[in-house]
RNA sequence: AUAUCAUCCAGAGAGGCGGAGGGAUCAGGGCCCUGUGAAGCCCAGCAACCGGCGUUAUUCGCACGGUGCUAAUUCCCCCGGCGCGCGGUUCGCGCGUCGGAAGAUGC
Numbered sequence: 001a002u003a004u005c006a007u008c009c010a011g012a013g014a015g016g017c018g019g020a021g022g023g024a025u026c027a028g029g030g031c032c033c034u035g036u037g038a039a040g041c042c043c044a045g046c047a048a049c050c051g052g053c054g055u056u057a058u059u060c061g062c063a064c065g066g067u068g069c070u071a072a073u074u075c076c077c078c079c080g081g082c083g084c085g086c087g088g089u090u091c092g093c094g095c096g097u098c099g100g101a102a103g104a105u106g107c
Stems, first nucleotide, its partner, number of pairs: 005106004013043001015042003021033003028077003044070003049066003052062003074102001078100010
């Protein structure tokens, strides 16, 4: 880097340094966060995917080690099926739901 698989509407600080930006993704748009201080670093915390340990346990527990994460659903925007509603019918819009694509994290 590619591929398979699992998960993605839960959870997590009025801390320190820092100083202007930030919200994963080619680009863009929307909508937001931010000097009542952004990114980043440290500490703290959450979770429990992998390892480890306990256990009859693969299903449970601990959270010691390796990742990850700590505004908003993966903040929203793409494609298709079905249902409902509205407009009104070659169809369009909205909502819900299921699936796909893209992406994130882990193995």
Molecule: SAM riboswitch aptamer (S box leader)